[in-house]
Molecule: c-di-AMP riboswitch aptamer (ydaO/yuaA leader)
Organism: soil metagenome
């Protein structure tokens, strides 16, 4: 100076020698849960209750965030590698397409529970890299 990702920006007070780092609050933007009607979807077993299909328990479980899913092969049924597949990201003045090259396709969180879902409610602004950077078309500064 740039780049991943919501993860930036302001404003008030304290600290500070100027600024910027710092700490306590509020606000915007941006990003993510939850929640009605309609629509959709409706496991299985046990017991009780039943002129009403309701209740307990249990079993398989069952959702989020995220680009990080499917499926297959090896491996001792693990670590883990590999092949499809689908999804992500870089390319330097922006942003769309595209073709070539280079990478990633992890982790973590609820705790028996949520589908969409207006009103409403709740949360969250982390952390992690890189040092000469390809061509093409179309719009624009």
């Nucleotide at each position: 100076u740039g780049c991943c990702u919501a993860a930036u920006c302001c404003c008030u007070c304290c600290a500070u020698c100027u600024g910027c780092c710092g700490g306590a609050g509020g606000g915007a933007a941006c990003g993510g849960g939850g929640g009605a009607a309609c629509c959709a979807c409706a496991g299985g077993g046990u017991c009780c209750g039943c002129g009403g299909u309701g209740g307990a328990c249990c079993c398989a479980g069952g959702g989020g965030c995220u680009a990080a899913u499917c499926g297959g092969a090896g491996g001792a049924g693990g670590a883990c590698u590999c092949c499809g597949u689908g999804g992500c990201g870089c390319g330097g003045c922006u942003c769309u397409u595209u073709c070539a090259g280079c990478g990633c396709u992890a982790g973590c969180c609820c705790g028996a529970c949520a589908g969409c879902u207006a009103a409403c409610c709740c949360c969250g602004u982390c952390g992690g890299c890189a040092u000469g950077a390809g061509a093409a078309a179309g719009a624009g500064a």